Context: one part of a larger RNA
RNA sequence: UUGGGCGUAAAGAGCUCGUAGGCGGCUUGUCGCGUCUGCUGUGAAAGCACGAGGCUCAACCUCGUGUCUGCAGUGGGUACGGGCAGGCUAGAGUGUGGUAGGGGAGACUGGAAUUCCUGGUGUAGCGGUGGAAUGCGCAGAUAUCAGGAGGAACACCGAUGGCGAAGGCAGGUCUCUGGGCCACAACUGACGCUGAGGAGCGAAAGCAUGGGGAGCGAACAGGAUUAGAUACCCUGGUAGUCCAUGCCGUAAACGGUGGGCACUAGAUGUGGGGACUAUUCCAUGGUUUCCGCGUCGCAGCUAACGCAUUAAGUGCCCCGCCUGGGGAGUACGGCCGCAAGGCUAAAACUC
Numbered sequence: 001u002u003g004g005g006c007g008u009a010a011a012g013a014g015c016u017c018g019u020a021g022g023c024g025g026c027u028u029g030u031c032g033c034g035u036c037u038g039c040u041g042u043g044a045a046a047g048c049a050c051g052a053g054g055c056u057c058a059a060c061c062u063c064g065u066g067u068c069u070g071c072a073g074u075g076g077g078u079a080c081g082g083g084c085a086g087g088c089u090a091g092a093g094u095g096u097g098g099u100a101g102g103g104g105a106g107a108c109u110g111g112a113a114u115u116c117c118u119g120g121u122g123u124a125g126c127g128g129u130g131g132a133a134u135g136c137g138c139a140g141a142u143a144u145c146a147g148g149a150g151g152a153a154c155a156c157c158g159a160u161g162g163c164g165a166a167g168g169c170a171g172g173u174c175u176c177u178g179g180g181c182c183a184c185a186a187c188u189g190a191c192g193c194u195g196a197g198g199a200g201c202g203a204a205a206g207c208a209u210g211g212g213g214a215g216c217g218a219a220c221a222g223g224a225u226u227a228g229a230u231a232c233c234c235u236g237g238u239a240g241u242c243c244a245u246g247c248c249g250u251a252a253a254c255g256g257u258g259g260g261c262a263c264u265a266g267a268u269g270u271g272g273g274g275a276c277u278a279u280u281c282c283a284u285g286g287u288u289u290c291c292g293c294g295u296c297g298c299a300g301c302u303a304a305c306g307c308a309u310u311a312a313g314u315g316c317c318c319c320g321c322c323u324g325g326g327g328a329g330u331a332c333g334g335c336c337g338c339a340a341g342g343c344u345a346a347a348a349c350u351c
Stems, first nucleotide, its partner, number of pairs: 003323004007305002012319001014201004021194003025088007033081002036076007047067008091191001092188003095184005103177007110154001115149007125136002162169002206247006215241002220236004258318006266296013300307002324351003333344004
């Protein structure tokens, strides 16, 4: 390579958009490029296969036929794929009417709590631990009451729940704004799927500049523990955590499961919408349908565990990736970055 694979054995890119490319609904006509078929030319010789012959046989040699799977020309066929032209509405999109939501951005704002400051009351302890000590306190602490300052996070509701492509998103109000779902079937008429490169988004930590700094808290200091204790425990505490702007581009970025379409028993719970129906009405109930999120379970699949209409079942299309362990996600080179480093990515050697 062929092949076989990718939930847990090696293997799904963190996610999305999208270029080229690959693949692509129903139907009519046309062309005849692919495709099928006839004929002609060519496809040197040797070789190879079969048959026959010559050296006593064989190897070897000679002859005949075939092969040479191909290419070109020409005649014909047109189902399928393709080109061109036309039509359709089941895919896709638009419209109209509804609807749920921590989807995103900005501004304003609320209460509880911690800390600090001021004042009042009040007196000898407080704090902390397994037990202690460092620490704080008669310069009046801890406790308690009143007032003030400031930063960060939003108890209950809260969920096995919702939204988002992923990362992620939660006090409240307003403004701007993205997407989804349902109903109708008015409009467009295949406009679709995937997506090498590419572009954008992307937790935390980290970096740059300027702010901010209550609590927490790497580093650091001290107290303990211990044989030691560069730790676990305690008292402090700087970066950081927060805001604005710009970088970084990684993660157990996980459902460890790429995206799309179709098909294949059910049961049950829950979130959103519609239809029919019951009830005097409301609340709510029954049947049914579409979309989402869970649990259980048949066939089937699986090495097993398990998955099972939200598939890891049955098929088709497109992309990414794997190919024994270590060396190594390293070296070298290139690209990116202020740096930290990231991306791409070997070999010797060894088992």
Molecule: small-subunit ribosomal RNA, central domain
Organism: Demequina flava